[in-house]
RNA sequence: GCACCCGUAGCUCAGUGGAUUAGAGCGUCUGGUUGCGGUCCAGAAGGUCAGGGGUUCGAAUCCCUUCGGGUGUA
Numbered sequence: 001g002c003a004c005c006c007g008u009a010g011c012u013c014a015g016u017g018g019a020u021u022a023g024a025g026c027g028u029c030u031g032g033u034u035g036c037g038g039u040c041c042a043g044a045a046g047g048u049c050a051g052g053g054g055u056u057c058g059a060a061u062c063c064c065u066u067c068g069g070g071u072g073u074a
Base pairs, nucleotide, nucleotide: 001073002072003071004070005069006068007067010026011025012024013023028044029043030042031041032040050066051065052064053063054062
C1' cells in the first nucleotide's frame, strides 16, 4: 500500500430484516434492611450509537468518506 473485521453507558457486550421510548450485566449514587459493613431489595443518574456527509417520510442499522484499533498479505 491492498483486503477483511471492529468502534453502542465508566467496563464487558446485545440490538444491524430501517419505524417498539436505545437496552442488559457489572460498576456508581440514593433509600430500605443491618449494631456497622457485606449480601439482599427498591429506585436513580449516566449515550451527539467514533467524527462528517448522503439516501429515506424515517438511519445505531443502508451508501460514501475521515479517524482509531485488530488480523492477513507483498